[in-house]
């Protein structure tokens, strides 16, 4: 440096200020936020994964499948849809005055990250 096994811990942020209204952090003006791995160089918008929704199976622990949002231009550079500049865009379900941001499923699940012990070469 590395194989496999077991275990432990960790693993999501965000409506300031204002308008209308009986009522809205949900509408309107405006504000704010960005999980994980990868990629010649740092990514919410590239590639993939997770979460959500859903179908089938089920020994009810779970397993297999489906579905699942959004970026252009200019600049630098060997190299960047990732940096810099500028202008855009996107965000499950249930509840409620219509929600990416409130409440709830969730003291849940989880891509994965770090570490411990043992083990093989």
């Nucleotide at each position: 440096g590395u194989u496999c096994a077991u275990c432990u811990u960790c693993a999501g942020g965000g409506c300031a200020g204002g308008g209308u209204g009986u009522a809205a952090u949900u509408c309107c003006c405006g504000a704010c936020c960005g999980g994980u791995g990868g990629u010649a160089a740092a990514a919410g918008u590239c590639c993939a994964c997770g979460a959500g929704c859903u179908u089938c199976u089920u020994u009810c622990g779970a397993g297999a499948g489906g579905u699942u949002g959004a970026u252009g231009c200019g600049g630098u550079g060997u190299a960047a849809u990732u940096c810099c500049g500028u202008a855009a865009c996107c965000g499950a379900c249930u509840g409620u005055a219509a929600a990416g941001u409130c409440a709830g499923g969730a003291u849940g699940g989880g891509a994965g990250a770090a570490g411990a012990u043992g083990u093989g070469a």